Two RNAs folded together computationally: RNase P RNA and transfer RNA, 431 nucleotides in total. It holds a member of the Rfam family "Bacterial RNase P class A". The family's RNA type in Rfam is ribozyme. Its mean pLDDT, the model's own confidence on a scale to 100, is 79.
RNA sequence: CAAGUAAAUCGGGUGACCGCCCUGAGAAAUCGGGGAGGAAAGUCCGAGCUCCACCAGGCAGGGUGCUGGGUAACACCCAGGAGGGGCGACCCUACGGAAAGUGCCACAGAAACAUACCGCCAACGGCCAGCAAUGGUGCGGGCAAGGGUGAAAUGGUGAGGUAAGAGCUCACCAGCGGCCGGGUGACCGGCCGGCUGGGUAAACCCCACCCGGAGCAAGGCCAAAUAGAGGGACACAAGGACGCCUGGCCUCGUCCCCGGGUUGGCCGCUUGACCCUGAUGGUGACAUCAGGGCUAGAUAGAUGGUCAUCGCUCCGCUCAGGCGGAGUACAGAACUCGGCUUACAGGCUUACUUGGCCC
RNA sequence: GCGGAAGUAGUUCAGCGGUAGAAUGCCUCCUUGCCAAGGAGGAGGUCGCGAGUUCGAAUCUCGUCUUCCGCU
Numbered sequence: 001c002a003a004g005u006a007a008a009u010c011g012g013g014u015g016a017c018c019g020c021c022c023u024g025a026g027a028a029a030u031c032g033g034g035g036a037g038g039a040a041a042g043u044c045c046g047a048g049c050u051c052c053a054c055c056a057g058g059c060a061g062g063g064u065g066c067u068g069g070g071u072a073a074c075a076c077c078c079a080g081g082a083g084g085g086g087c088g089a090c091c092c093u094a095c096g097g098a099a100a101g102u103g104c105c106a107c108a109g110a111a112a113c114a115u116a117c118c119g120c121c122a123a124c125g126g127c128c129a130g131c132a133a134u135g136g137u138g139c140g141g142g143c144a145a146g147g148g149u150g151a152a153a154u155g156g157u158g159a160g161g162u163a164a165g166a167g168c169u170c171a172c173c174a175g176c177g178g179c180c181g182g183g184u185g186a187c188c189g190g191c192c193g194g195c196u197g198g199g200u201a202a203a204c205c206c207c208a209c210c211c212g213g214a215g216c217a218a219g220g221c222c223a224a225a226u227a228g229a230g231g232g233a234c235a236c237a238a239g240g241a242c243g244c245c246u247g248g249c250c251u252c253g254u255c256c257c258c259g260g261g262u263u264g265g266c267c268g269c270u271u272g273a274c275c276c277u278g279a280u281g282g283u284g285a286c287a288u289c290a291g292g293g294c295u296a297g298a299u300a301g302a303u304g305g306u307c308a309u310c311g312c313u314c315c316g317c318u319c320a321g322g323c324g325g326a327g328u329a330c331a332g333a334a335c336u337c338g339g340c341u342u343a344c345a346g347g348c349u350u351a352c353u354u355g356g357c358c359c
Numbered sequence: 360g361c362g363g364a365a366g367u368a369g370u371u372c373a374g375c376g377g378u379a380g381a382a383u384g385c386c387u388c389c390u391u392g393c394c395a396a397g398g399a400g401g402a403g404g405u406c407g408c409g410a411g412u413u414c415g416a417a418u419c420u421c422g423u424c425u426u427c428c429g430c431u
Stems, first nucleotide, its partner, number of pairs: 001355007009347002012310007020035006037330001041341002044339005049215004054248006061211005066080005081095001082093004096206002101204002103200003114154001117147002119143003124140002126137004155173006174196001176193007219267004228258001230257005238251003274293008311328007360430007369383004377414001385401005407423005
């Protein structure tokens, strides 16, 4: 210098004028303070909070799925293991079980999980020839090495062995099982054994663990308004808040349909698993302690507009200084947090890798 | 706020692991003096998009975009 990897961060500044929402002071005029985001988004997970008076068990349903830890909790995060990718920095993984069972594996192929199409075999039995030795024959049979099909054909390569073959035997490698050692564990290393039982669980399923439901339109209070002799079911019960069943317990009228009225205000509503700095413990996520800070609360929904100037990017002109023009992302709170995912013009920083050149 | 469904030919829909189909529309030819109807043939598809699982994905899973519906 070029190409890249990982992480962190900013994402317009200043001034003037005119407005909007909340709030403090004031009798008023008026004056002062605060006012979008890293994702406020998607609503995909997990919680707080509130209500359903409450509890237990079973079935169904849903979720999670290597190990250990963090956390209020999680499908998140950290550390590690295994597998895969990259020369490397580093990155990715829905990563329990296919030897519990069932299903599926199109076409091709003999056969897709039970089998022999082309092939190979005269050791054995049969048959034929021969006095016999022996020779012939693929008939009974044996084989799965080779060919062929396929995404996939029952471990791979080599040697021995055999009638031909075959983990039949041996060496190495993959896998499985046992023992020993290390590790909290996933797992790793060594030795021994027999020789291997296809793939698919993002097919059903099995195993382990977890899950009551609804959501701030939750819920509470005040005000206003009004029409229930309406219809139906049950009380042999019904209900106990969106699955079903059972048991305990609780309530006494309960539930459904139809019709009528209101369409206001207040609380919940922003001080919170909060933010910043430092110290300590921990590899880390994180935890504890100390000091400091207060940082939007609307209800059809405020956070805006215009101008000037300075940044940044691009284009044109100019030898240059400079001048002119255009643009300046994604998006926008509505009970609140922790995550994930997705969108994002451009800028900046740190660490590391590979290659080239120079000293 | 909570919950659900759909996206396939120009249009309306099938297909739900194994070479994407139907109806209608479009084009050409036949028939007719001409048109319609009828008959024959043909073209037309990023299966909304991006990843993954699988030998193989329209179909299964995840993310994303668009549209529609229900409750209150």